The RNA shown here (small-subunit ribosomal RNA) has 1434 nucleotides and comes from an uncultured Clostridiaceae bacterium. Its mean pLDDT, the model's own confidence on a scale to 100, is 84. It matches the Rfam family "Bacterial small subunit ribosomal RNA". The RNAcentral record of the sequence draws on Greengenes.
[in-house]
RNA sequence: GAUGAACGCUGGCGGCGCGCCUAACACAUGCAAGUCGAACGGAAAUAUGGGGCUUGCUCCAUAUUUUAGUGGCGAACGGGUGAGUAACGCGUGAGCAAUCCGGCUCUCGGCGGGGGACAACGGAGGGAAACUUUCGCUAAUACCGCGUAACAUUUCUUUACCGCAUGGUGAGGAAAUCAAAGAUUUAUCACCGAGAGAUGAGCUCGCGUCCGAUUAGGCAGUUGGCGGGGUAACGGCCCACCAAACCGACGAUCGGUAGCCGGACUGAGAGGUUGAACGGCCACAUUGGGACUGAGAUACGGCCCAGACUCCUACGGGAGGCAGCAGUGGGGGAUAUUGCACAAUGGAGGAAACUCUGAUGCAGCGACGCCGCGUGAGGGAAGAAGGUUUUCGGAUUGUAAACCUCUGUCAGCGGGGAAGAAAAUGACGGUACCCGCGAAGGAAGCCACGGCUAACUACGUGCCAGCAGCCGCGGUAAUACGUAGGUGGCAAGCGUUAUCCGGAAUUACUGGGUGUAAAGGGAGUGUAGGCGGGGUAACAAGUCAGAAGUGAAAUGUCGGGGCUCAACCCCGGAACUGCUUUUGAAACUGUUACUCUUGAGUAAAGCAGGGGCAAGCGGAAUUCCCGGUGUAGCGGUGGAAUGCGUAGAUAUCGGGAGGAAUACCGGUGGCGAAAGCGGCUUGCUGGGCUUUUACUGACGCUGAGGCUCGAAAGCGUGGGGAGCAAACAGGAUUAGAUACCCUGGUAGUCCACGCUGUAAACGAUGAUUACUAGGUGUGGGGAGGUAACCCCUUUCCGUGCCGAAGCAAACGCGAUAAGUAAUCCACCUGGGGAGUACGACCGCAAGGUUGAAACUCAAAGGAAUUGACGGGGGCCCGCACAAGCAGUGGAGUAUGUGGUUUAAUUCGAAGCAACGCGAAGAACCUUACCGGGGCUUGACAUGGCACUGAAUAAGCAAGAGAUUGCUUAGUCCUUUCGGGGACAGUGUCACAGGUGGUGCAUGGUUGUCGUCAGCUCGUGUCGUGAGAUGUUGGGUUAAGUCCCGCAACGAGCGCAACCCUUAUCCUUAGUUGCUACAUUUAGUUGAGAACUCUAAGGAGACUGCCGUUGACAAAACGGAGGAAGGUGGGGAUGAGGUCAAAUCAUCAUGCCCUUUAUGUCCCGGGCUACACACGUACUACAAUGGCGUUUAACAAACCGAAGCAAGACCGCGAGGUGGAGCGAACCGGAAAAAAACGUCCCAGUUCAGAUUGCAGGCUGCAACUCGCCUGUAUGAAGUUGGAAUUGCUAGUAAUCGUAGGUCAGCAUACUACGGUGAAUACGUUCCCGGGCCUUGUACACACCGCCCGUCAAACCAUGAGAGUCGGCAACACCCGAAGCCGUUAGCCUAACCGUAAGGAGGGCGACGUCGAAGGUGGGGUUGGUGAUUAGGGU
Repeated sequence: GAUGAACGCUGGCGGCGCGCCUAACACAUGCAAGUCGAACGGAAAUAUGGGGCUUGCUCCAUAUUUUAGUGGCGAACGGGUGAGUAACGCGUGAGCAAUCCGGCUCUCGGCGGGGGACAACGGAGGGAAACUUUCGCUAAUACCGCGUAACAUUUCUUUACCGCAUGGUGAGGAAAUCAAAGAUUUAUCACCGAGAGAUGAGCUCGCGUCCGAUUAGGCAGUUGGCGGGGUAACGGCCCACCAAACCGACGAUCGGUAGCCGGACUGAGAGGUUGAACGGCCACAUUGGGACUGAGAUACGGCCCAGACUCCUACGGGAGGCAGCAGUGGGGGAUAUUGCACAAUGGAGGAAACUCUGAUGCAGCGACGCCGCGUGAGGGAAGAAGGUUUUCGGAUUGUAAACCUCUGUCAGCGGGGAAGAAAAUGACGGUACCCGCGAAGGAAGCCACGGCUAACUACGUGCCAGCAGCCGCGGUAAUACGUAGGUGGCAAGCGUUAUCCGGAAUUACUGGGUGUAAAGGGAGUGUAGGCGGGGUAACAAGUCAGAAGUGAAAUGUCGGGGCUCAACCCCGGAACUGCUUUUGAAACUGUUACUCUUGAGUAAAGCAGGGGCAAGCGGAAUUCCCGGUGUAGCGGUGGAAUGCGUAGAUAUCGGGAGGAAUACCGGUGGCGAAAGCGGCUUGCUGGGCUUUUACUGACGCUGAGGCUCGAAAGCGUGGGGAGCAAACAGGAUUAGAUACCCUGGUAGUCCACGCUGUAAACGAUGAUUACUAGGUGUGGGGAGGUAACCCCUUUCCGUGCCGAAGCAAACGCGAUAAGUAAUCCACCUGGGGAGUACGACCGCAAGGUUGAAACUCAAAGGAAUUGACGGGGGCCCGCACAAGCAGUGGAGUAUGUGGUUUAAUUCGAAGCAACGCGAAGAACCUUACCGGGGCUUGACAUGGCACUGAAUAAGCAAGAGAUUGCUUAGUCCUUUCGGGGACAGUGUCACAGGUGGUGCAUGGUUGUCGUCAGCUCGUGUCGUGAGAUGUUGGGUUAAGUCCCGCAACGAGCGCAACCCUUAUCCUUAGUUGCUACAUUUAGUUGAGAACUCUAAGGAGACUGCCGUUGACAAAACGGAGGAAGGUGGGGAUGAGGUCAAAUCAUCAUGCCCUUUAUGUCCCGGGCUACACACGUACUACAAUGGCGUUUAACAAACCGAAGCAAGACCGCGAGGUGGAGCGAACCGGAAAAAAACGUCCCAGUUCAGAUUGCAGGCUGCAACUCGCCUGUAUGAAGUUGGAAUUGCUAGUAAUCGUAGGUCAGCAUACUACGGUGAAUACGUUCCCGGGCCUUGUACACACCGCCCGUCAAACCAUGAGAGUCGGCAACACCCGAAGCCGUUAGCCUAACCGUAAGGAGGGCGACGUCGAAGGUGGGGUUGGUGAUUAGGGU
């Protein structure tokens, strides 16, 4: 885009069309084929006239009308349907010298004279009916002889001409045979014979006409002949006989499906699909068979028979056929009125009038389709109301509405009123059309709005409900579901479904492919077939051109015309791309003839070779056997064990046996068609290459089937068997180990003969031919240069690499093409199912070849890119390992966590990167938890309204307290005296509040990789692109640090530096600090400004200098100088990103939840529980130590006013009393400790200090749960810590003390400070982490990835299956209806012959051949179903 459509929602009008696609299922009822009295005899009715008379009956005649019957024509047309049919059925084009043709037209001729019947009718019967029997009468255009007769037919015969064969046509002669009908209104119409034409029909042929080869052979009247029969006619159409043919891979036969065509739909076309309506042909008429009549039928509304079904019946017997028009039931998703009329067009009959006509013309129903029209038009902003939304401002619906001004299409009402009809006649129809009236009045929906695809928001829902054509939406902010508003599209329709074509170059003729995406046969040989070199001549099949015929009409197209337009209809043109005939052309293809040599082949001379087959021979090695030597092991592995060995192995020497394979040479070297081929010799044998002439003369290429070869494994028979080695056994490994490893070991491997016929049979690349840049190897030949070799140049054939053009999706290929062309073959058409099932063929079997479908998925796949990953590779770094030191893990305690418990033990943190973490300090408070008691505008904020009171302070009482009650004091500012303001209270309304949820809605902050060296951009270039390059490479560095190179050149964030601190010096300054000088108990006082110190500013270090190495670089190494040397030490500083990392409980915040509670206040309890497990610490286990003593020294940093607190006094002590000084370089904390000396003598101790008793101290409302400290007493575990594991590279580890924050009090934690002060680093193999390059990848939520198979559960389709139940087409036999044909002295018989008897002829009956349905049978084929079973899919 289309439809004979259907369904959902909706529906105003008209025109033109269309309307059972299913059950060729069954049908009630009515109608659809009759007509002619001018063919005939009757009958009836009416009218007129006449007769008879019984006066209202009968008879006769005439006229008119009607008609059952005889007769004629028609009924074979028209109308319906598409079951069958794969066929000369249809289409197209020829033919009939092999034919017929009623009626029609034309022409010629004729129409004489007779005869006998039968209906109707009358009588008598039978039957329920349908119908029928018998007797009698009768007419004809009904029937039958006779006469006449040829341009007819048949036979014979003479002759002319013609044809593609049989043969045909014409002229003439002879013989035989055959006709007729009349009617009438007197115009005519009929009738008979013959010829011609037209029409219609029959037959034959060429070509075309669906699918299946998992249908390959079919066929006995089959193919042909001769002779008959039959027919209108040819013919095996039929029959007898003879022959054995005929069809078939150019697809016979069989099976399935189907009416064919003009056309229709689609498409640019070529095609594909289709065959409703209209038109042509065919077939059919309930199913099957049959003939009759006739010009024509094997007859839809005729006959006979058989079957099924239905109906009537008096049970004896009869009737019927809507696939005609309506209509009914049924089936179905689905398809109309039991209408009007013969007015028109056409048909039948008739002389005609006319009759008939469900053909046809019309109307009805149906948005089923196409076409046209309408549902109003113009103005109208307060941008109304309402709706929707909102950032609350607005926006949008929206000029839309209202309102104003108009118009009148359609519909409605009233009036007029056709054409269609050339005289009459109009169903349609009072229709079309015209006029008038009134009134915006009666007339809009459907689908969509994530992308494709035009159109967006809100709410609801919360992987639910649902949507979906594909991709895909939905798990609490859904433009995708549902609804609403808005918008878009189409519009009396709009969507959906179904089907066809297109897009789809996605079956590719036009117009595709096959290295890796699906796809080259494993290889050859060769049949059919296809294709094929140069020249000359001929022919004309293909080809081209002209002409003629045909290609029906309609349709389509172009140009006109008619309905108001259009749809629709009419006229004309071209076209219908085809077929046939004919005339010509001869280039190309073809055919024939002759010829040529370059393709191909033969001969000759050489050459190389693991080419093949057979026979023979050899050496090395393994194993075994025998013997010698010899002794305890051997063997094997990552390490072992099984195994062998004292019965003598392994090792070694000598001898022997046997089988298999042929080291080195050996090589992207050779040969072969491929598979494949490797010691040497001989024999036989195939192919190739080179060179040169000679010969043949296109002999060629490819190759469906066929045939042959065809690795390994496997199979059969017979040998052989050393080594190796499936299966198997044992030993190991392992969680297991039906494996990898080891020890053994059988088939097999080997030979002969036969089978199998497959491989990643691969170059994943079919064969052949020609052409198209080069370079460089290698194997085998030739030619030239040279005296010759080497070498060089060149050429042919092989075999490799690189590469131009070109090709290609890319990878890549690139004269050995995957380039450019040609020929032939094979193969492909999404993945899975499946190379499976079934069938067939092959095979001994295993199995092979051929080779589907149901079902299922939206992918499967190729090449390349970036990452990530690897028990891949390379380079490099890090306390990563190693080398060391000290620990942890064991003990006790502290602390955190898990778990458990609990009314509650609040919450968070979870590998590294949670666990002395949030918490820089839980007795109350904190506090979020629990119990109980209270409050509800609230403990806290803002605002409104009303009322009351200053605010505030103190006291008393009840209570656990919150709270409640009472008392007293207090009496604010301002004022226009009404009030107002601030503050407080009460009531009320908005609201407050939430440590409630979601860190996976978020901001902010933080951790981590990691202080790792990375992460990017612009422009350019390369690539179809993703992307790449830069950023890779060579060096170097702590560093993407720097240098060099480079299709890159630059730049940014990171690195480094700039900042702080520390180490040296200088300058400045000199108190509270300092003291060389004086003085003093004392930096106490003077004096000083040198030193230390303090704190400001500077200097200094840059690989700067020297040397070596390096590439002349960057840089590295060594050295000098220097306080410091190669970023001097330390800190702050954390790129782009990763982990949905952490935090809603710091804070902020969306959404949700809560609101007399999840808020808030109070008391008490809990966070401190305790069988246990883990982390982090402290203290120890002791002699490098404990204890004691002596005193005298040496630090740094820090802190102090609700504070630090000295001296002094009291206490054993914690501490107390008291309070000088100090807001601090001034006073205080403050004593530093390890150190030194003495003692202890290796022990659970003079170690260790847990636990516990008693007595005290301090803080604080308050130390019971639950603080710290002191004294005294007690004196647990613990004697250096398993597996495992941590920190640290120098002022570091270790060790020693000091201070601070938090804090009323509480420190083994945390953060800082200094004192003493080591050991070790060969090195980068390994563990961990990281960086760069590279490689593989089926991964990309990225290896914590992906993914395979069994098993369990559910469902689905399929195969097999003892069987079983149907269908279909044939076949064999039986039976054998109707009927045609044949036979027939059984019977009957009008016409003709005969005087008659009788005959001819006819009929009935009987018999026979054929023969439908039916029956029997065995096979075939196809479907359903089947316990069970097999694999497959989801």